[in-house]
Context: one part of a larger RNA
Molecule: large-subunit ribosomal RNA, domain IV
Organism: Fidelibacterota bacterium
RNA sequence: CCCCGGUCAAGGAACUCGGCAAAUUGCCCCCGUAACCUCGGGAGAAGGGGGGCCCUCGCCGUGGCCAAGGGAUCCUCUUUGGCUGCGGUUGGGGGCCGCAGAGAAUCGGCCCAGGCGACUGUUUACCAAAAACACAGGUCCCUGCUAACCCGUAAGGGGACGUAUAGGGGCUGAAACCUGGCCACUGCCGGUAGGUCAAGGGGAGGGGUGCAAGCCCCGAACCGAAGCCCCGGUGAAGGCCGGCCGUAACUAUAACGGUCCUAAGGUAGCGAAGUACCUUGUCGGGUAAGUUCCGACCUGCAUGAAAGGAACAACGACCUGGGCACUGUCUUGACCGGGGCCUCG
Numbered sequence: 001c002c003c004c005g006g007u008c009a010a011g012g013a014a015c016u017c018g019g020c021a022a023a024u025u026g027c028c029c030c031c032g033u034a035a036c037c038u039c040g041g042g043a044g045a046a047g048g049g050g051g052g053c054c055c056u057c058g059c060c061g062u063g064g065c066c067a068a069g070g071g072a073u074c075c076u077c078u079u080u081g082g083c084u085g086c087g088g089u090u091g092g093g094g095g096c097c098g099c100a101g102a103g104a105a106u107c108g109g110c111c112c113a114g115g116c117g118a119c120u121g122u123u124u125a126c127c128a129a130a131a132a133c134a135c136a137g138g139u140c141c142c143u144g145c146u147a148a149c150c151c152g153u154a155a156g157g158g159g160a161c162g163u164a165u166a167g168g169g170g171c172u173g174a175a176a177c178c179u180g181g182c183c184a185c186u187g188c189c190g191g192u193a194g195g196u197c198a199a200g201g202g203g204a205g206g207g208g209u210g211c212a213a214g215c216c217c218c219g220a221a222c223c224g225a226a227g228c229c230c231c232g233g234u235g236a237a238g239g240c241c242g243g244c245c246g247u248a249a250c251u252a253u254a255a256c257g258g259u260c261c262u263a264a265g266g267u268a269g270c271g272a273a274g275u276a277c278c279u280u281g282u283c284g285g286g287u288a289a290g291u292u293c294c295g296a297c298c299u300g301c302a303u304g305a306a307a308g309g310a311a312c313a314a315c316g317a318c319c320u321g322g323g324c325a326c327u328g329u330c331u332u333g334a335c336c337g338g339g340g341c342c343u344c345g
């Protein structure tokens, strides 16, 4: 000097990205417990008090003996009282000792507010446990059974010895409140008249060769599926959901008007957000002082409704801000125990 462990005056988070680590709390009994809430919870909320040993009284359970009364009179049962024994006791009173009585060990710190995910679960075996995955629930699509779908070249197997209250797939993710507009594009579904359309059918017409019969080649009409075009439908399908100018008797703003474009121009909500560039926005709160935090506002660079919207009790080794308690985190260092490093043997 390093590692592990222990103690500390005064202060008590001033440490630090951050109370990381440590400390506090800790068991049992009693008292007492708020907002909120899905009425279950929140709750061990929080916050208090007590706890050892001795004596005594009481209480509970269970025996023995005696007396009196009642029932019965064979055994014996029962009530009250007295004496006595054993076990239990979280109860009352009195006393004793220590600094300390859950005397060691085991053994929750707590509260407030917000974000995310409803929840218990699951996960990157060896840097991530989470707001990621899953989840009950919701919804859409496919599937009538030799099902759809999956594995396999096939046979065959799974699905399932199941049968639409079943099975497969996608999205969403408890309950409660809700889920707006656009079908122009793309997808899917339906439609069949027309257009287009390959092989094939068809052969007008033309060509090569041959004396010729013939053989061979090219080939226009016309008839030819699905698909595409076309016509419709469809959003909890992929997706998308405007611009400019003017206007009210202070100003400001614009319920209102005009105009251009569009398939339609973002509804309810929420909003400087885990989304906000400008930005430490502005106002309020908290602090002596607050780029974080909470509540508002709305000018949403670039919110928004199952890539769900918003809200939420309970839950969380999650994330963020604040407070109480407590502390060697710190001011600021000191000492002790154990093990190393180092030197010598």
Base pairs, nucleotide, nucleotide: 001340002339003338004337005336006335007334008333010331011330014329019326027051028050029049030048031047036041038174052096053095054094055093056092057091058089059088060087061086062085063084064083065082066081067080068079069078070077097101109324110323111322112321113320114319115318116316117315121133122132137172138171139170140169141168142167143166149158150157151156177309178308180241181240182239185238186237187234188233189232190231191230194229195228196227200223201222205218206217207216208215209214242260243259244258245257246256269303270300281297282296283295284294285293